The prediction has a mean pLDDT of 76. A computed fold for a 366-nucleotide RNA from Accumulibacter sp., annotated as Bacterial RNase P class A. Its Rfam family is "Bacterial RNase P class A". Rfam classes the family as a ribozyme. It is recorded under the gene name rnpB.
[in-house]
RNA sequence: GAAGUCGGUCAGGCAGCCGCCGGGCAUCGGGUGCAAACCCGAUGCCGGGAGGAAAGUCCGGGCUCCACAGAGCAGGAUGCCGGUUAACGACCGGGCGCCGCGAGGCGACGGAAAGUGCCACAGAAAUCAAACCGCCGACGUGGCCGCUUCGGCGGCGGCAGGCAAGGGUGAAACGGCGAGGUAAGAGCUCACCGCGGGCGUGGCAACACGGCCGGCACGGCAAACCCCAUCCGGAGCAAGGCCAAAUAGGGAAGCAUGGGCGUGGCUCGCGCUGCUUCCGGGUAGGCUGCUUGAGCGUGCUGGUAACAGUACGCCUAGAGGAAUGGCUGCCCACGACAGAACCCGGCUUAUCGACUGGCUUCCCAC
Numbered sequence: 001g002a003a004g005u006c007g008g009u010c011a012g013g014c015a016g017c018c019g020c021c022g023g024g025c026a027u028c029g030g031g032u033g034c035a036a037a038c039c040c041g042a043u044g045c046c047g048g049g050a051g052g053a054a055a056g057u058c059c060g061g062g063c064u065c066c067a068c069a070g071a072g073c074a075g076g077a078u079g080c081c082g083g084u085u086a087a088c089g090a091c092c093g094g095g096c097g098c099c100g101c102g103a104g105g106c107g108a109c110g111g112a113a114a115g116u117g118c119c120a121c122a123g124a125a126a127u128c129a130a131a132c133c134g135c136c137g138a139c140g141u142g143g144c145c146g147c148u149u150c151g152g153c154g155g156c157g158g159c160a161g162g163c164a165a166g167g168g169u170g171a172a173a174c175g176g177c178g179a180g181g182u183a184a185g186a187g188c189u190c191a192c193c194g195c196g197g198g199c200g201u202g203g204c205a206a207c208a209c210g211g212c213c214g215g216c217a218c219g220g221c222a223a224a225c226c227c228c229a230u231c232c233g234g235a236g237c238a239a240g241g242c243c244a245a246a247u248a249g250g251g252a253a254g255c256a257u258g259g260g261c262g263u264g265g266c267u268c269g270c271g272c273u274g275c276u277u278c279c280g281g282g283u284a285g286g287c288u289g290c291u292u293g294a295g296c297g298u299g300c301u302g303g304u305a306a307c308a309g310u311a312c313g314c315c316u317a318g319a320g321g322a323a324u325g326g327c328u329g330c331c332c333a334c335g336a337c338a339g340a341a342c343c344c345g346g347c348u349u350a351u352c353g354a355c356u357g358g359c360u361u362c363c364c365a366c
Stems, first nucleotide, its partner, number of pairs: 001362010012331007020049002023046010051337001055348002058346005063236004075232005080094005095109001096107004110227002115225002117221003132167002134163003143159006175193002178190003194216001195214003199210004240288004250279006259273005295314008332335001
């Protein structure tokens, strides 16, 4: 210098004017009140006002209400090991596998000798059986047929039979490769690798390494059913709490006990109906929940790290038809995706660009 890889920070800036949302202070007016004070309104001043994803609502938790003795079934989620955390399907570190020269990236990564099921097409055969092409068909003689021969031996061809090395099919073919062996072959035998079992060493563990034994017996798929282990009650701020009109209805007390209606043949009685006051539930409406919190920044300590502890500093939207906008001037690199609605930790998705740190590979110069 070029190419690459893994992170971090920012998200047009400055000034003026007019607005919007919410807060503080002052003054004035009104209301309640003995007062202090509180509430409402107006005016003025001061300072605050979206994001890294506010998004999707895919996980996890706080908070609130409901339910709940305990256990199980069903259903769902997760799934190598260790750690972090309020918790998680997140994060950190490690192991193993795959990709990359490398920095690094990716992985639903428990169980297929518990059972069931599936494995298209092609192929002989997709799991305990089988053979299309092929090889052999026996040099110490194997069987049958034919030819050769006068006949036999021998030779040649075919069959029965043997084999699974090679070819071919397929995503995958009942271990791989080499040597011995054989008629040809075959774990038939041996070495190495793989596989399985148990042992030793290292490691908390996943796992790695070493040597011993076994004999090829064990194909793949569990994001197929299933088995095993762990976890999970439901609903959500329109949760929930408080205040509380009008109208209708409910309860209590008092008044009238006169009238009307019902019951009844009639009277008494009983029930309904009237007026006043009070009470409680609930609707409209209002207030609250509402933003000081698993908070943010800097330093130090512990830890490889996620993270934890500690000291100091900071306060950073809170609406409820829902605010952050408009105009003007200047500058530049000409500005992407996108707008809070109870809060927080993650994941995922969208995104013009700018700055910056670690590391890798290659080239050049010294």